[in-house]
Context: one part of a larger RNA
RNA sequence: CCCGACGAGUUACUUCUAGUGGCCUGGUUAAGGCAGCCACAGCCGGAGCCCGAGGGAAACCGAGUGUGAAAAGCGCGAUUGUCGCUAGGAGUAGACCUGAAACCGUGUGAGCCACCCAUGGCCAGGCUGCAGCGUCCGUAACAGGACGUGAAGGGCCGAACCGGUGAUUGUUACAAAAAUCUCGGAUGAGCUGUGGGUAGGGGUGAAAUGCCAAACGAACACGGAGAUAGCUGGUUCUCCCCGAAAUGCAUUGAGGUGCAGCCGGACGCAUGCCCGGCUCGAGGAGGUAGAGCGCUAGUCAGACGCGGGGGCUUCACCGCCUACCAACUCUGGUUAACCUACGAAUGCCUCGAGCGGUCGCGGACCGAGUGAGACGGUGGGAGCAAAUUUUCAUCGUCAAAAGGGCAACAGCCCAGACCUGCCGCUAAGGCCCCCAAGUGCUGAUUCAGUGGGCAAGGAGGUGGGAACGCCCAGACAACCAGGAGGUUGGCUUAGAAGCAGCCACCCUUGAAAGAGUGCGUAACAGCUCACUGGUCGAGGGUUCCCGCGCCGACAAUGUACCGGGGCUCAAAUCAGCCGCCGAAGCGCAGGAUGCAGCAGCAAUGUCUGCGUGGUAGGGGAGCGUCGUUUCUGCAGUGAAGCAUCAGCGUAAGCCGGUGCGGAGCGGGAACGAGUGCGAAUGUCGGG
Numbered sequence: 001c002c003c004g005a006c007g008a009g010u011u012a013c014u015u016c017u018a019g020u021g022g023c024c025u026g027g028u029u030a031a032g033g034c035a036g037c038c039a040c041a042g043c044c045g046g047a048g049c050c051c052g053a054g055g056g057a058a059a060c061c062g063a064g065u066g067u068g069a070a071a072a073g074c075g076c077g078a079u080u081g082u083c084g085c086u087a088g089g090a091g092u093a094g095a096c097c098u099g100a101a102a103c104c105g106u107g108u109g110a111g112c113c114a115c116c117c118a119u120g121g122c123c124a125g126g127c128u129g130c131a132g133c134g135u136c137c138g139u140a141a142c143a144g145g146a147c148g149u150g151a152a153g154g155g156c157c158g159a160a161c162c163g164g165u166g167a168u169u170g171u172u173a174c175a176a177a178a179a180u181c182u183c184g185g186a187u188g189a190g191c192u193g194u195g196g197g198u199a200g201g202g203g204u205g206a207a208a209u210g211c212c213a214a215a216c217g218a219a220c221a222c223g224g225a226g227a228u229a230g231c232u233g234g235u236u237c238u239c240c241c242c243g244a245a246a247u248g249c250a251u252u253g254a255g256g257u258g259c260a261g262c263c264g265g266a267c268g269c270a271u272g273c274c275c276g277g278c279u280c281g282a283g284g285a286g287g288u289a290g291a292g293c294g295c296u297a298g299u300c301a302g303a304c305g306c307g308g309g310g311g312c313u314u315c316a317c318c319g320c321c322u323a324c325c326a327a328c329u330c331u332g333g334u335u336a337a338c339c340u341a342c343g344a345a346u347g348c349c350u351c352g353a354g355c356g357g358u359c360g361c362g363g364a365c366c367g368a369g370u371g372a373g374a375c376g377g378u379g380g381g382a383g384c385a386a387a388u389u390u391u392c393a394u395c396g397u398c399a400a401a402a403g404g405g406c407a408a409c410a411g412c413c414c415a416g417a418c419c420u421g422c423c424g425c426u427a428a429g430g431c432c433c434c435c436a437a438g439u440g441c442u443g444a445u446u447c448a449g450u451g452g453g454c455a456a457g458g459a460g461g462u463g464g465g466a467a468c469g470c471c472c473a474g475a476c477a478a479c480c481a482g483g484a485g486g487u488u489g490g491c492u493u494a495g496a497a498g499c500a501g502c503c504a505c506c507c508u509u510g511a512a513a514g515a516g517u518g519c520g521u522a523a524c525a526g527c528u529c530a531c532u533g534g535u536c537g538a539g540g541g542u543u544c545c546c547g548c549g550c551c552g553a554c555a556a557u558g559u560a561c562c563g564g565g566g567c568u569c570a571a572a573u574c575a576g577c578c579g580c581c582g583a584a585g586c587g588c589a590g591g592a593u594g595c596a597g598c599a600g601c602a603a604u605g606u607c608u609g610c611g612u613g614g615u616a617g618g619g620g621a622g623c624g625u626c627g628u629u630u631c632u633g634c635a636g637u638g639a640a641g642c643a644u645c646a647g648c649g650u651a652a653g654c655c656g657g658u659g660c661g662g663a664g665c666g667g668g669a670a671c672g673a674g675u676g677c678g679a680a681u682g683u684c685g686g687g
Base pairs, nucleotide, nucleotide: 001687002686003685004684005683006682011093012092013091014090015089016088017087018086019085020084021083022082023081026050027049028048032044033043034042054061055060064076065075066074067073096234097233099231103224104223105222106221107220108219114198115197116196117195118194119193120192121191122190123188125157126156127155128153132149133148134147135146136145137144161185162184163183166181167180168179169178200216202212203211204210209218237622238621239620240619241618242617247260248259249258250257251256261370262369263367264366265365267362268361269360274357275356277355278354279353280352281351282350283349284348290342291340292339296336297335298334299333300332301331302330303329307325308324309322310321311320312319373398374397375396376395377394378393379392380391381390382389403414404413405412418591419590420589421588423587424586425585429581430580431579432565433564434563438578440577441576442575443574444573445572451567457551458550461548462547463546464545465544466543467542468541470539478535479534480533481532482531484508485507486506489503490502491501514529518527519526592612593611594610595609596608597607598605599604623676625673626672627671628670629669630668631667632666633665634664641660642659643658644657645656647654648653
């Protein structure tokens, strides 16, 4: 991992509701008892319970009563069942099943390990040489010295023994802690045998929460026990009808729960009512968007300038000045969620009309689930006008929705799948090939593969438009020629001559020529420009706006920023037009089913209309398994079961043939369940 078997809403009592039945001259017995062929049988037993009157805290009153001054108003009443069975809920019980970490009780453990007690055992060999003592020297005597002797020590080296420092191997191991090398202690607080002691709220601990029989912050076994688990996982056949929520309030509440909201079922009312959508009409509430600046609070510039600062003056008081700050007022311009003398569109409320609705309404009924939402559009808050961010409002989709489109892609666009069809029409989106349908038509743009990723910014890209100058009395560009004189203007400067800098920027000649546009020189010189004439002969220049393009543009395996191929009067872009393709949409044909209508006494039925996506969840109808009762059948001329082949039914399933098998098994009706497995790290067995 696979296969098989087993594997989860049960039972008792109480209670609510629905269905169904008995009785209703109210219903019903409980414990217990009676007779005995038998009993899912009958009978007795009326204690008790429900009902028969309510209201009030109560006294109390009573079809009323409480409140109250009240004959008012208002609240609650003036509606009678009960006992079984079945089903769906609730409560109490383990209460759908599995699962703790733990808690408590009673015991079992110190044959492991910790410490202790008793009694035994063990420590090769070597080194060092304490005290004391002896001899000699020495001292007044001590002290002291030398040499011996001696044997001390949690002394030294190092086997056994005890340990476990570092490394390597081992890591489904030799081993649930080892092996090898290396290393520490090795006469001591040493090691060790045997016997004994201390026990879990405890012991023991040279103390690490260590150890107490291979997992100890509280051992193990059994029991309380099916502890509890607002948590996780699992929960078994089919079809049909409807179909949510992820919100509000509250919560020792936030992943739970209660009530409400939203779903389902039943019941009642009802079709002139009621309801909702759209349109039209009439009326209404309101302060948002926008706008505005009179109010409130800000703000820019100016005028005026209270007051203040600074300066001058003065012995002081005055006074004067001020490109400083600045109140009030005025002029012009502005900002605001918590500003408004204004003010929409939508939305909302009421009424009426039209169209539409198998729709709607009700509550004191019964059963739920939900109470983690997600993204997108729009309007706001938070954030950075960040986020697949967060938090509200509103709409949509997903959730619980398949199909077509977006290359792929819950939340985007189109569109809501009852079934069948090798039929038709369309939506979004597409029509060169992959790939269904136009290499469609008309006009234009783009050359960048722009299209097919990106900003500020940059540019004689290109198309269109507009405005203002110049121009056959010759423009623009190019070429030829001129571009002078006063004068080297004045100042400054070492110098300053058009051209370092400052000031001024005149006059003359002339077709024209600046007290000089740039280069240049130390300063001059030199080159050049403005400006003018000539040659040439038709357009030329500046600015702004719009369309499409260009640069800006660098990343890691390989093109790789059109899905690909590939595309350039396009297969790109803009404008217009015709056609076609394209979905589970719509239509057509056939069928199924739900509801309503119609017909019918009913069962039901051709028929008509509308519906039939679906998670949680509610409701309805069925299939199958095991057994009980009863009726009725099959079977050695072959039951069950197994295998295989064929048929039937919308499904669960049913039926038949054949083979194996060798003794039981069906069908109808009713009843009752240990009644359906793919999942639970499910249990057991097998592979």